About this RNA: Bacterial large signal recognition particle RNA from a Leptotrichiaceae bacterium, 265 nucleotides, folded computationally. The model forms 94% of the base pairs in the Rfam consensus. A source record names the gene ffs. Model confidence (mean pLDDT): 77 of 100. Lineage of the source: Bacteria > Fusobacteriati > Fusobacteriota > Fusobacteriia > Leptotrichiaceae.
């Protein structure tokens, strides 16, 4: 140096949870990497921190360490963004009063303010008209038979004259029905016009005194009232962020360095 057999090593790595701590098994991330049993109130071990078996590769094919990069997790803060729960009453929003301003309508053919009278109200009383119901009047209508009267034909009594009952037809009536500009009585009540008591805050008319503002609406300020729904302050909790730090960190690259045993030639 070269060929034999071997024997470390390799055949994935990581994050949250879990735990005294390590792996694992589930979940999540890189990405493709033997196979079997075990195991979430779990399994299997103890700083060389799964155990057990079984394959296959095999020191140019594995290990280290430093460098940069870096996919995801975890957690803080910050930012916005929902919900809730408590406060406030500066905005926002009601209602009021003053002090401004616009506009409209009114006013010396008398505003605003005073005071008289009346009415508007309330009550007794009386008149009017309207409705309704009841009672009289007056008129219509009203009974296949079972109301009346008169009953043609037809029945019946009788030797005869004369009777008997009686449909239908006429006529009238009961009960009921209906009309009436009638007449009494009662009732209502958004009639209608008096009368006597009361009221008389406010509105309206008239008269009189007085002599220039009045009333409405918007709108600013300014004080006080109400409401709590928006805003606004606090404190919980959700959720999002290509935002700022921390902390792990696969996977990539770049460098450095380790790297066994035996036989033969």
């Nucleotide at each position: 140096u070269c060929a034999u057999a071997c024997u470390a090593g390799c055949u994935g790595g990581g994050g949250a949870g879990u735990u005294a701590g390590c792996g694992g098994u589930g979940c999540c991330c890189u990405g493709u990497a033997u196979c079997c049993a075990c195991a979430a109130c779990c399994c299997g071990c103890u700083u060389u921190a799964g155990u057990g078996g079984a394959a296959g590769u095999g020191a140019u094919g594995c290990c280290a360490a430093a460098c940069u990069u870096g996919a995801g997790g975890a957690g803080a803060a910050c930012u916005u963004u929902a919900g809730u729960a408590u406060u406030c009453a500066c905005g926002c929003c009601u209602u009021u009063g003053u002090a401004g301003u616009a506009a409209u309508a009114u006013g010396u053919u008398g505003a605003u303010a005073g005071a008289a009278c009346a009415g508007u109200c309330c009550u007794a009383u009386a008149u009017u008209g309207u409705a309704g119901a009841a009672a009289u009047u007056c008129g219509a209508u009203g009974a296949a038979c079972c109301g009346u009267g008169u009953c043609a034909g037809a029945u019946u009594g009788g030797g005869a004259a004369c009777g008997a009952a009686g449909c239908a037809g006429c006529a009238c009536u009961a009960a009921g029905u209906u009309g009436a500009u009638g007449u009494u009585u009662c009732u209502a009540g958004g009639u209608u016009u008096g009368u006597g008591g009361g009221g008389u805050u406010g509105c309206u008319g008239u008269u009189c005194u007085u002599g220039a503002g009045u009333a409405u609406u918007a709108u600013u300020g300014c004080a006080a009232u109400g409401a709590a729904a928006c805003a606004a302050a606090u404190g919980g909790u959700g959720a999002a962020g290509u935002u700022u730090g921390u902390u792990c960190g696969a996977g990539a690259g770049u460098u450095u360095g380790g790297u066994g045993u035996a036989u033969g030639a």